[in-house]
């Protein structure tokens, strides 16, 4: 810096990615070289070999070898002598304490750094001085002889030394004592005394030995400072702290011991526990930091585990010793041996780490005089891409843009100059020849290289031998196809996959890196996500409930002084390597060498003194306090007291109810309630005043009086003189509930009981009611203990209230008022701050000081531990595991059983229906071979379908066809095809007969057959689509540009005041304009004018008829056609803002969009349709395609929707007799006339239609009859006989006549339509159509109402506002129990271990101490003397044993909660007033969420008041 919480936004906040690094590992791949690196795990166990020897110039010697001499013979062997070229074993010296390994232990003077040692040592080395004398006795080896399996060992007897011992000498060694000096002290110096030295060797130069001084080197000890985690470890300590005497050590010291004192350490973290070798450095980071401590270097510790000493200059000793333990091996069972954390190597463990190599050539070490020997230190090689660095796998040219692959819109694109072709080159590898440096030195006649025939050089051949890995949804560079179909799989985070996957797998292409590339793990970074640099705490996590106060931190003014902090300069040190800079060497680089810088630190010297600090027992007064004078107050404690009200008791009056609720009931009441009057008892609380008013640190405090008492404020400026602020621990106070004891108990009231409500109701409501509420005393110690805002001080605009003081002006005084000032308490608001909301002199602004607290959500304020409590419980306070979020503020929507305004046949007011009956029709369901498919709340259900007997038809059964019923193309062959007969068949079809084109004459059209491409599909997906449609809704809305405001999402405009049917218009306004919608323009209807006049019309004139505009004529009227006019709130009046507009009126055919229609904004519903059509992907291809016949879509216990018909008298029936409009008609409508009761039949005129026909309109009207009944209502059902259409009415048509005459007497809950030419009612026509299911649908006219007070309520919608935990948007979200599965965890009877300590027992080796007896070469005083030794005893003492505790871990029947888990159960607690506002603390209760009581909070909506 990016990704990720949201519909979007800003913020907070976590998770995650991009970078670098590694002693790495794993996967795929692998050409060369250089330089590094290589058991991080089991400090697990180890076979085998090697890793420390050397010196003959210390010694006695001679086992083996060499040389030489002699002898024997088997002629290359044996034996003997010599030599010392050498040397096994041995004595002796030096070394073995170095080098090499490892990191177990260790939180420590172990390490780092700087000091001290006047408290010390130091072999070999350097240097100075002085010496190196006289003697002595042994002993190993050897030889002899034993024991033992072995390891090993006993006895006897010789012998040497630079082995051992004694004497002499010695000073500056050591001891005692005196003097003197210093830095406290042991320094220096005088006197006296003490016990001490020596070694030899070589031919020689030499080399050694002893004492002592100094140096160098290496060490020992001590001190300051520095560096892990935990306080859920707070107290630890008896040799402990100090002193004196003694001992011990190289050396100070409780290091050890005896005695004395009672100290010492610790909140600046002792002690316990956990973890860990420390450092130079390494990695990362801008730095500050953080993490690490492989290789290399310094220090420390360890060497199978534990203990111990010996030797030595040095060890308590890796390749030494003793003891104990575990383990392994040998054994003759008696006893012995061993220690790879040296180099290789083996087993084991593990994700994982190499050769049982070469050489001492170089560097270094040991010994030696040296040659030299030894050296798994070291130098090299081998193995491993384990890392870093370098090189290569070719270079140029080359478009027909080849082939192949992949994609494709079929045109092409891409792979791609890539390849091929052609030209050139030869690094590396390969072959051949040559061939190093590293060698200095030593020795000297020669000679000496492990690496290595390596590096390098020269030559040769040939493009030849040499490329992979990961990724391609975003972050993050790089995209397409196929396969798969929430499968297989991917995934670092977000997330992808449910049939069109750039996210899985494969391919093509691309991107990145490249002998590597990815993955995993770990560390730092990003992470300002522990914030010193550099964060926060009103609401996101976070201010302790409040105060007092200890330590600590911090602190006013002036002067002097010190120089602790601070600052400057100098000196020492801060190892080397590393890092950085400049150079040098390997062909370059890595690597390496040289020089410089850095090393921010520590110590010391000198200097400065502003600031901080110390000192002065200096000073000051403004901070703070005291005093005095006033002043307000529900501040606190105790005692006393008052009235109103509730309840109870007594008495009176009085009668049937009271009480309670949404409505009721439980309850009380004729045994007299409620009501009312009087009297009494008792407890609790204090109306009005009363107030964002007062007081208090907070909790909190309210009738009145008295007593005691705390604090505040103002004024004065007398006193003190910094006495201040904060405050870890600590102490006190601390609502309500709760606990204990004793009182009290009126009302209220958890629990409980009853009544209701309810599906249930462990609740809300009601009636009762116990603890409690009250008092005293004692506990508890928590609250939304909140201003969600710690305390103190200072600074930074104002305005306006209110409480308490002081003062001033005006006034004669009081009172009121104005001003000034101090303290408190509110509101508004500038700068500033804030993520925003908001805060704003009472800061959340600007600064300083101190304290507390936070670091993702959940688990969890939980478990365990500790402390407190009588208990309830409180305080302190984790982890495993799990999620990628949790959260704050604001925005836009949506929603609310929130609010306001408005509209609609939404309600209301009316009229008529549906729901009941039978019938019709559609649907569900059932049935069926099939009952084709679709439509499913409103917005499916008389819908697609404006016509299912066949056809339609998509379904079923049966029979047939396969380039096909239909299209295009090609090739070949043939021919017209069609039509018309006959036969078989259910038919399709098959067979057969007949008939027949144009011409340019072999081509075209047409057609048949064969073959190939293909056709075909009412098959699937409307959740892949286009188009079309429904719906909200003909609702009034939906947006944009510019500007402005806001960090932003967004807002404004579009809100507000009016008004409208309307976002319609007006006014106002940080908005100004615009677009799609509204309206208008269009059609129709209503009036008039003009023009025109047939098929329409007929007033006037004329003719004619039984009659009729029938005819001549006419254009007046109706009407048709066409063009115009008219209506615009235009006019008047009232209201209104002088507006928009509205109300009323006039005129007018019509009046306020005149009526009706067409017209449907942005969008919503993955709404409907793949079966109208079109179409992607998929599927079928002798079938899911095509043809035919029959059947089915018409079934029927049932349920629902929608109609028509009725139930009758506003009617039925019969008779008479009127009045429409709009349509349709040549495959048609069909007149007159005749026949039939009728459906209809015959007949044929007219009409391609303002002419003819369908065509009689019906209700209405005038009469007659019926008389309230299952009827003269109603017509279902059914019988018989017909009619018509049609190829055909059986399944399954319609109609007619006669007969039959069912249910039904106005319809429960519920529900629908309609506001005027409307409802209701009456008929007519049309489409589809051969006919008809039509009672449907679409139109047309006739007759023609009632009602609307109004907007409280139901439904739907619009605008504004409010709340929200919703955004798939309330059909939302979401809580808890129960059931199931998985996981981690707490408790648990117990059980099995680990660790450290304590008490006691036992007590090895060993040091030290003691010690009769025993053993004993050196010396001389010759003693069983000194000294020594073994033995024995004692203190200490490892391992071991016993014991009770501590602490920690594993397992654990059972049990507790927790987390997680697409579709389990019960409810619905929360989010809206969430339907009882929610939440906090506490108590009780309940399957569960939860309910209720008491107190508190607003982080509560709404209404009302101010």
């Nucleotide at each position: 810096g990016g990704g990720u919480u949201u519909g979007a936004u800003c913020c907070u906040g976590g998770c995650u990615c991009a970078g670098g690094a590694c002693g790495a590992a794993c996967g795929c791949u692998g050409g060369c070289g250089g330089c590094g690196u290589g058991c991080u795990u089991a400090a697990c166990a180890c076979a085998u070999g090697c890793a420390a020897g050397u010196c003959g110039a210390a010694c006695g010697g001679u086992a083996a070898g060499g040389c030489u001499c002699c002898a024997g013979c088997u002629u290359g062997c044996u034996g003997g002598g010599g030599u010392a070229c050498a040397c096994g074993a041995g004595u002796g010296g030096c070394g073995a304490a170095c080098g090499g390994g490892u990191g177990a232990g260790u939180a420590a003077c172990a390490c780092g750094u700087g000091g001290g040692u006047g408290a010390c040592c130091u072999g070999c080395c350097c240097u100075g001085c002085a010496c190196u004398u006289c003697g002595g006795g042994a002993u190993a080896a050897g030889c002899c002889u034993g024991g033992g399996a072995a390891a090993c060992u006993g006895g006897g007897u010789c012998u040497a030394a630079u082995a051992c011992c004694g004497g002499a000498u010695a000073g500056g060694a050591c001891c005692a004592u005196g003097g003197u000096g210093u830095g406290g002290a042991u320094g220096c110096u005088g006197u006296g005394g003490u016990g001490g030295a020596a070694a030899g060797u070589u031919u020689u130069u030499u080399c050694g030995g002893u004492g002592u001084g100094g140096g160098a080197u290496g060490g020992g000890c001590c001190c300051g400072c520095g560096g892990c985690c935990u306080a859920u470890c707070a107290g630890c300590u008896u040799g402990u702290u100090g002193g004196u005497g003694g001992g011990g050590u190289a050396a100070a010291g409780g290091c050890c011991u005896a005695c004395c004192a009672a100290g010492g350490c610790g909140a600046c973290g002792a002690u316990c526990a956990g973890u860990a070798g420390c450092u130079g450095g390494u990695c990362u980071g801008a730095g500050a930091g953080g993490a690490c401590g492989a290789c290399c270097a310094g220090c420390c510790a360890c060497a199978c585990u534990g203990g111990g000493a010996c030797u030595g200059a040095g060890a308590c000793a890796c390749g030494g010793c003793c003891c104990a333990g575990a383990c392994u091996c040998c054994u003759a069972c008696g006893g012995g041996a061993g220690g790879c954390a040296g180099c290789a190597g083996u087993g084991g463990g593990g994700a994982a780490u190499u050769u049982u190599g070469g050489a001492c050539a170089a560097u270094g070490g040991g010994c030696g005089a040296a040659a030299g020997c030894c050296u798994g230190a070291u130098c090299c090689a081998g193995c491993a891409a384990u890392g870093c660095c370098g090189c290569g796998u070719g270079u140029g040219u080359g478009a027909a843009g080849a082939a192949g692959g992949c994609c494709u819109u079929c045109g092409g694109g891409u792979u791609g100059u890539a390849a091929a072709c052609u030209c050139c080159u030869u690094u590396c590898a390969c072959c051949a020849u040559c061939g190093a440096c590293g060698a200095a030195g030593g020795g000297u006649u020669u000679c000496u290289g492990a690496c290595g025939g390596u590096a390098g050089a020269u030559g040769g051949a040939g493009g030849a031998g040499a490329a992979g890995c990961a990724c391609c949804g975003g972050c993050u560079a790089a995209c397409u196809a196929c396969g798969u179909g929430c499968c297989a799989g991917c995934a670092g985070c977000c997330g992808c996959g449910g049939u069109a996957a750039u996210a899985c797998g494969u391919a093509g292409g691309g991107u990145g890196c490249g002998a590597g590339c990815g993955u995993u793990g770990u560390c730092c970074g990003g992470a300002a996500u522990u914030a010193c640099u550099g964060g926060g705490c009103g609401u996101a996590a976070a201010g302790a409930g409040c105060u007092c106060g200890u330590a600590g931190g911090u602190g006013g003014u002036u002067u002097g002084u010190c120089g602790c902090g601070u600052c400057g300069u100098c000196u020492g040190u801060g190892a080397a390597a590393u890092u950085c800079c400049g150079g040098g060497g390997c062909u370059u680089a890595a690597c390496u060498c040289c020089g410089g810088g850095c090393g921010u630190g520590c110590a010391g010297g000198c200097g400065a003194u502003a600031c901080g600090g110390g000192c002065a027992u200096a000073a000051c007064u403004u901070g703070a306090g005291u005093a005095c004078u006033g002043u307000a107050g529900g501040g606190g404690a105790g005692a006393c007291u008052g009235g109103a009200a509730u309840u109870c008791c007594u008495g009176g009056u009085g009668u049937a109810g009271c009480g309670g609720u949404g409505a009721a009931a439980u309850g009380c009441g004729c045994a007299g309630a409620u009501a009312u009057c009087a009297g009494g008892a008792g407890g609790a609380a204090c109306a009005c005043c009363g107030g964002u008013g007062g007081c208090g640190a907070a909790g909190g405090c309210g009738g009145g009086u008295c007593u005691c008492u705390g604090g505040g404020c103002a004024g004065u400026a007398a006193c003190u003189g910094a006495c201040g602020c904060u405050g870890a621990g600590g102490a006190g106070c601390g609502a309500a509930a709760g606990c204990a004891u004793g009182g009290g108990g009126a009302g209220c009231g958890a629990a409980c009981a009853g009544g209701a409500u309810u599906a249930g109701a462990u609740a809300c409501c009601c009636u009762g009611g116990u603890a409690g509420u009250c008092c005293a005393u004692g506990c508890c110690g928590u609250a939304a203990a909140c201003g969600g805002u710690g305390g103190g001080c200072g600074c930074u605009a104002g305005g306006u209230g209110u409480g308490g003081g002081u003062u001033u002006c005006c006034u004669u005084c009081c009172a009121c008022g104005g001003g000034a000032u101090c303290c408190g308490u509110g509101c508004c608001g500038u700068a500033g701050c804030u993520a925003a909301c908001g805060c704003a002199u009472u800061a959340a602004g600007c600064g300083c000081c101190c304290c507390g607290c936070c670091u993702g959500g959940g688990g969890a304020g939980u478990a365990c531990g500790g402390c407190c409590g009588c208990a309830a419980g409180g305080c302190u306070a984790a982890a495993a595991c799990u999620c990628a979020a949790a959260g704050g503020a604001a925005u836009u929507g949506a929603c609310g059983g929130g609010g306001g305004c408005c509209c609609g046949c939404a309600c209301a007011a009316g009229c008529g229906g549906c729901g009941g009956a039978g019938c019709a029709u559609g649907u569900g369901g059932a049935u069926u071979a099939a009952u084709u498919c679709g439509a499913u709340g409103c917005a499916a259900c008389g819908c697609g379908a404006a016509a299912a007997a066949c056809c339609u038809u998509a379904c079923c059964u049966a029979c047939c066809c396969u380039u096909g019923a239909c299209a295009u193309a090609u090739a070949c062959a043939g021919g017209a095809u069609c039509g018309c007969g006959c036969c078989a068949g259910a038919g399709a079809u098959g067979g057969u007969g007949u008939u027949u084109c144009c011409c340019u004459u072999g081509u075209g059209g047409c057609u048949u057959g064969u073959a190939u491409a293909c056709a075909g599909g009412u098959g699937g997906u409307g959740c892949a689509u286009g188009g079309u449609u429904g719906u909200c809704g003909u609702c009034a809305g939906c947006u944009c540009g510019u500007g402005u405001c806001g960090u932003g999402a967004g807002a404004u405009g579009u809100u507000g005041g009016g008004u409208u049917a309307a976002g319609u218009c007006c006014c106002g306004c940080a908005a100004c304009g615009a677009g799609c919608g509204c309206a208008a323009c269009c059609c129709u209807u209503g009036u008039c004018u003009u023009a025109u006049g047939u098929u329409g019309c007929c007033a006037g004139c004329a003719c004619g008829u039984u009659g009729u505009g029938g005819u001549g004529g006419g254009g007046a009227c109706u009407c048709g056609u066409a063009a115009g006019a008219a209506a615009c709130u235009g006019c008047c009046g009232g209201g209104g803002u002088u507006a928009a507009c509205u109300c009323g009126g006039a005129g007018g055919a019509a009046g306020g969009u005149g009526g009706g229609g067409a017209u449907g904004a942005c969008g919503u519903c993955a709404a409907a349709u793949c079966c109208u059509c079109a179409u992607g992907g998929c599927c079928c291809u002798u079938a899911u395609g095509g043809g035919u016949a029959g059947g089915g879509c018409u079934u029927c216990a049932c349920a629902c929707g929608u109609c028509a018909u009725a139930c009758a008298a506003u009617g039925g029936u019969c008779g008479g007799a009127a009045c429409a409009g709009a349509g349709g008609g040549u495959u048609g409508c069909c007149a007159a006339c005749c026949c039939g009761c009728g459906a209809g039949g015959g007949g044929g005129a007219g009409c391609u239609a303002a002419u003819c026909c369908c065509a009689g309109a019906a209700a209405a009207c005038c009469g007659a009859u019926c008389g309230u009944a299952g009827u003269u209502c109603g017509g279902a059902u059914u019988g018989c006989a017909c009619u018509c259409u049609g190829c055909a009415a059986c399944u399954c048509g319609a109609c007619c006549c006669c007969g039959u005459g069912a249910a039904g007497u106005c319809g429960g809950a519920a529900u629908c339509g309609c506001u005027a030419g409307u409802a209701a009612u009456c008929g007519c026509a049309g489409a589809u159509c051969a006919g008809c299911a039509a009672c449907g649908c679409u139109g047309c006219g006739g007759u023609g109402a009632a009602u609307a007070c109004g907007u409280u309520c139901c439904c739907g919608g619009g605008c504004c506002u409010u709340g929200u935990a919703c955004a798939c948007a309330c059909c939302g979200c979401c809580c808890g129990u129960c059931a199931c599965g998985u996981c981690a965890u707490g408790a648990a009877a117990g059980u099995c271990g680990g660790u450290a300590a304590c008490a006691c027992c036992c007590g090895a080796a060993g040091c030290c101490a003691g010690u009769g007896g025993c053993c004993u070469a050196a010396a001389c005083u010759c003693g069983u003397u000194a000294g020594g030794g073994a033995g024995c005893u004692g203190u200490c003492g490892a391992a071991g044993g016993u014991g009770g505790g501590a602490u920690u871990g594993g397992c654990g029947a059972u049990u507790g909660g927790g987390a997680c888990g697409a579709a389990g159960u019960c409810g619905u607690a929360a989010c809206a007033a969430g339907g009882u506002a929610g939440c906090c603390g506490u108590a009780c209760c309940g399957g569960a969420a939860g309910g209720u009581g008491c107190g508190g909070c607003u982080g509560g909506a709404u209404c009302a008041c101010c």
The RNA shown here (small-subunit ribosomal RNA) has 1506 nucleotides and comes from Corynebacterium sp. ATCC 6931. It matches the Rfam family "Bacterial small subunit ribosomal RNA". Lineage of the source: Bacteria > Actinomycetota > Actinomycetes > Mycobacteriales > Corynebacterium.